[in-house]
RNA sequence: CCCAGAAAAAGCCGAACCUGUCGCAAGGCGGGGGCGGAAAGCCUUGGGUCUCUGAUUUUAAGAGACGGCCGGGUUGCCUGG
Numbered sequence: 001c002c003c004a005g006a007a008a009a010a011g012c013c014g015a016a017c018c019u020g021u022c023g024c025a026a027g028g029c030g031g032g033g034g035c036g037g038a039a040a041g042c043c044u045u046g047g048g049u050c051u052c053u054g055a056u057u058u059u060a061a062g063a064g065a066c067g068g069c070c071g072g073g074u075u076g077c078c079u080g081g
């Protein structure tokens, strides 16, 4: 440096739910809590789902959310080759 793996060991993250707070909402953040995860670290310029706004003849459009929906990019612990 490349590939593979999570059996071991040290660690890491942290679902649902409860609670406080922010937001019209989806949802975010803090605390508790652990379903799970070999990247469940980070990144929305690919797809998807969700929310809001108008429009509504018709086709669609705009703004936002989800990185633990999938793909992609990128960085990293341990072990083996």
Stems, first nucleotide, its partner, number of pairs: 002081004012037002017032006035068001041074003046070002048066006
Predicted 3D model of an 81-nucleotide RNA (c-di-GMP-I riboswitch aptamer) from a Deltaproteobacteria bacterium. The organism belongs to Myxococcia, within Bacteria. The coordinates come from a structure-prediction model, not an experiment, and the mean pLDDT is 79.